[in-house]
Order: sequence, then C1' cells, then structure tokens
RNA sequence: GGAGGUAUAGCUCAUUGGUAGAGCGCAUGCUUAACAUGCAUGAGGUCCUGGGUUCAGCCCCCAGUACCUCCU
Repeated sequence: GGAGGUAUAGCUCAUUGGUAGAGCGCAUGCUUAACAUGCAUGAGGUCCUGGGUUCAGCCCCCAGUACCUCCU
C1' cells in the first nucleotide's frame, strides 16, 4: 500500500426492513440459623459515529473511527 471481517446490556453473543432478546453477572423477594444451590420478579441499550435510501433501518448503501486476519 491492497483485500476481507468484527463493532448490539457490565461480560459473551443472538436478532435476514415493522418499536431489541438470551446465557452469565447485578438487585429484590421466597427458601436457610447463615451461606451456596433452586424458584420468582426486576433494573440495565441513542444497536460504534455521521450521512443516504425507505412509509419505516440494528439490518440495505456511502464515508469515517477502533480492533482482528490475510496479501505485498
């Protein structure tokens, strides 16, 4: 210098155009003498940034940023 990939909850990851979820973690309650386990409930998100397309974008298009891989 060139090519490809990834970016979504505290962490690891889903979500093939119609108002975003799981597991783990966290909080509360039940259970226990207490803890752990188990059960129930709850909180937590400008879906990396900006722009475009669309009635409607986490998803499609363009540019940027960060990280990873490959080629030279």
Notes
The RNA shown here (transfer RNA) has 72 nucleotides and comes from Vicugna pacos. The RNAcentral record of the sequence draws on Rfam. It matches the Rfam family "tRNA". By type it is a transfer RNA.